[in-house]
This is a predicted structure of a 72-nucleotide RNA (transfer RNA) from a Puniceicoccales bacterium. Its Rfam family is "tRNA". Model confidence (mean pLDDT): 83 of 100.

RNA sequence: GCCAGGGUAGCUCAGUGGUAGAGCAGAGGACUCAUAAGCCUUUGGUCGGCGGUUCAAUCCCGCCCUCUGGCA
Repeated sequence: GCCAGGGUAGCUCAGUGGUAGAGCAGAGGACUCAUAAGCCUUUGGUCGGCGGUUCAAUCCCGCCCUCUGGCA
């Protein structure tokens, strides 16, 4: 330099046009003599950035940033 894949909650990942979710972690509650586990409730997101298409974009298109792999 070229090609491919990824970037979404503190972490690991779903979601692929119609108001963004799970598990773990965090907070609170109940239980217990107490703690843990398990149970109930709950906080937390400019969906990497800027444009474009669309009535509507995490999703489609372009450019850029960044990570991983391959080729040279």